Context: one part of a larger RNA
RNA sequence: AGCGUAUGGGGAAUGCCUUGGCUCUCAGAGGCGAAGAAGGACGUGAUAAGCUGCGAAAAGCUGCGGGGAUCAGCACAUAUGAUUUGAUCCGCAGAUAUCCGAAUGGGGCAACCCACUAGUUUGAAGAACUAGUACCUUUUUUAGGAGCAAACCCGGGGAACUGAAACAUCUAAGUACCCGGAGGAGAAGAAAACAAUAGUGAUUCCGUUAGUAGUGGCGAGCGAAAGCGGAUUAGCCCAAACCCAAUUUGUUAUGGCAAGUUGGGGGUUAUAGGACUGCAAUAUUUGAUGCUUGAAAAAUUAGAAUCUACUGGAAAGUAGAACCAAAGAGGGUGAUAGUCCCGUAUAAGUAAUUUUAGUUAUCAAUAGCAGUAUCCUGAGUAAUGCGGGGCACGUGAAACCUUGCACGAAUUUGCCGGGACCAUCCGGUAAGGCUAAAUACUCCUGAGAGACCGAUAGUGAACCAGUACCGUGAGGGAAAGGUGAAAAGAACCCUGAAUAAGGGAGUGAAAAAGAUCCUGAAACCAUACGCUU
Numbered sequence: 001a002g003c004g005u006a007u008g009g010g011g012a013a014u015g016c017c018u019u020g021g022c023u024c025u026c027a028g029a030g031g032c033g034a035a036g037a038a039g040g041a042c043g044u045g046a047u048a049a050g051c052u053g054c055g056a057a058a059a060g061c062u063g064c065g066g067g068g069a070u071c072a073g074c075a076c077a078u079a080u081g082a083u084u085u086g087a088u089c090c091g092c093a094g095a096u097a098u099c100c101g102a103a104u105g106g107g108g109c110a111a112c113c114c115a116c117u118a119g120u121u122u123g124a125a126g127a128a129c130u131a132g133u134a135c136c137u138u139u140u141u142u143a144g145g146a147g148c149a150a151a152c153c154c155g156g157g158g159a160a161c162u163g164a165a166a167c168a169u170c171u172a173a174g175u176a177c178c179c180g181g182a183g184g185a186g187a188a189g190a191a192a193a194c195a196a197u198a199g200u201g202a203u204u205c206c207g208u209u210a211g212u213a214g215u216g217g218c219g220a221g222c223g224a225a226a227g228c229g230g231a232u233u234a235g236c237c238c239a240a241a242c243c244c245a246a247u248u249u250g251u252u253a254u255g256g257c258a259a260g261u262u263g264g265g266g267g268u269u270a271u272a273g274g275a276c277u278g279c280a281a282u283a284u285u286u287g288a289u290g291c292u293u294g295a296a297a298a299a300u301u302a303g304a305a306u307c308u309a310c311u312g313g314a315a316a317g318u319a320g321a322a323c324c325a326a327a328g329a330g331g332g333u334g335a336u337a338g339u340c341c342c343g344u345a346u347a348a349g350u351a352a353u354u355u356u357a358g359u360u361a362u363c364a365a366u367a368g369c370a371g372u373a374u375c376c377u378g379a380g381u382a383a384u385g386c387g388g389g390g391c392a393c394g395u396g397a398a399a400c401c402u403u404g405c406a407c408g409a410a411u412u413u414g415c416c417g418g419g420a421c422c423a424u425c426c427g428g429u430a431a432g433g434c435u436a437a438a439u440a441c442u443c444c445u446g447a448g449a450g451a452c453c454g455a456u457a458g459u460g461a462a463c464c465a466g467u468a469c470c471g472u473g474a475g476g477g478a479a480a481g482g483u484g485a486a487a488a489g490a491a492c493c494c495u496g497a498a499u500a501a502g503g504g505a506g507u508g509a510a511a512a513a514g515a516u517c518c519u520g521a522a523a524c525c526a527u528a529c530g531c532u533u
Stems, first nucleotide, its partner, number of pairs: 001532009015518001016482002020453002022450007029442002031148002039100003042055003046078002050074002061094006070082003105114003115133007135145003152183001153181005163170001167217001193200002204231005214222002235434003238378001242265010270412001272377004276371004282367001285365005290359003294355003300348003306321005322339002324328001330342003384406007393419001414429005469476002489517001492504004
C1' cells in the first nucleotide's frame, strides 16, 4: 500500500406515515363597489418580534338564538383576571370601522402635504374639532355611472413562428394578444326558413349524417347541410292606416280649414291581415301583490350494544363467553375496537330567507262572425355597378348574407327565395323590437369520490411561499415534513475555561428515540485484526 472481516463516523437513500396537493361528481352561489370595494399602509395585547383577528369603541362592543363549564387565538411562561347573575365558544342581525387605494376639495414621489364653506370650542387666532366641497349622464332635485374580479359569452381590432418537407396563394387562425360590453349565464330566436311534387314548422345543444357532398398552388390542407334520433319547449310586442285630446304654425267669410309635434286609444299578418262598414255580446286563460296552508332552511339536540383471562410498556391482538344493528361509513384512543370516544343509520328543531298548493281580495293582460269599394302593412331600403369581407365554398357557373363608394325601385294584379340565369310550380312576407328552458364556465361555499401523488412526487408553495434571494425594471424564484404513547425534554455528580462538548445518574418499552432526534442503504473517512507484497 492493496484486499478481507469487524466496529464506528459521515451521509442521506429506502421503507412506513400525512397536515398538503391533483382530478372529478352532486348541490349552492355566481358577484363586490361612492352606505367607499378588491388590495394594502399604520396601529391594536400586562409582558408582544412574527402570523391570525380586529380598527382610536382596535385578539374586540351590542341584541337575539344555541350551549352548559371552563376561559383569556397560534403559544406550552409568569402575573392578573373573567365565569352557573351562564363566561369562553357557535349561528344570525347590528355598532365601530384610522390612512392610502375608483379615491372623488386641490396637490402628490400611494398610505403624505395644503385648502375653502358652514358650525362648535364663552371672545380672538398662522389653533383644534365636526360636516360638506371631483368629474360625466339625466327629467337639473334626486337618481345613476366610474373601480375590482378565475373562467365562460358577445362585439371591435388582429399577428408570427409553423405546415406546405423551399416559398408567394393557402395554412397556422379569426388562434395568441389588445380594446369595449353584459350576465349568472351570454349569444341566437318565432321564417321574405327548409324542402321537393311528399312534407316540416322559432332558436339552442348532443348523437348521427360524414371525413360524405364539396372546396383546395385540386398541394398541404379545409370541410358542411338537409334528413333522422334525442335534450328542452313558449310565444309575443311595436310602426302605419283610423279615432280622440293638447299644442304650434299658416290661412280665413273668425264658424272653421290645412299641415306639423306630443300624448292616449286602435292594431300586428300570408288560405294575407288590419283600418273601415254591419252584427254579436259576455266568456276563457294567464301573471303580479296580499291572505291561508304545507315544505325546505343556521347554530343545535337525541342517538343501540362487552366483559374476563393471557402476552405485552400499552390491548383494540389471542382465547373464552355475550350483546346491538334502520347504526359492521369513517376517524381517534399507548398494536388491528360494530358495542371506549367523536360519530354513523334514524329522528327532532328553528330566525332571516326561499318555496308548494289553495283562495279570491286588489291590479294588469287576453278573444268572435260577415262584407270587401277605399286606405295601411317598416326607403336612401331592396336591387344594380365597382371594391372588400362572411358563408365548408380560395371569383369560380357563384347563388345567399354583409357593406365603403355610386346609383336607385315596386306597394297585394305587390315583393323575396328555392346555388348563374329564364319559365312553370312551390315556400315565404325583408328593410322595427322582446323572449324562459335545454347549452358554456368555476375565483368561491358545502357534501362526497378516486385501479391519482405521497415530501427530487403532488400546486411554485404539506413548513409563516409568491416568502428568502436575484434583477434598475418588466420579471424570475427556491430550499425546508416525522423525538416519544405521554416531555416523562435528562434533577444531581464528574471532566472541562465554559452557558461548548462529553461521562455517570435518572426518565422511558427503547436514549444505538436526546432535541443536527422514526427507519438509517451507498459514496467517503477512521480504528482493530487477518492475509499478501

This is a predicted structure of a 533-nucleotide part of an RNA (large-subunit ribosomal RNA, domain I) from an uncultured Bacteroidota bacterium. Model confidence (mean pLDDT): 82 of 100.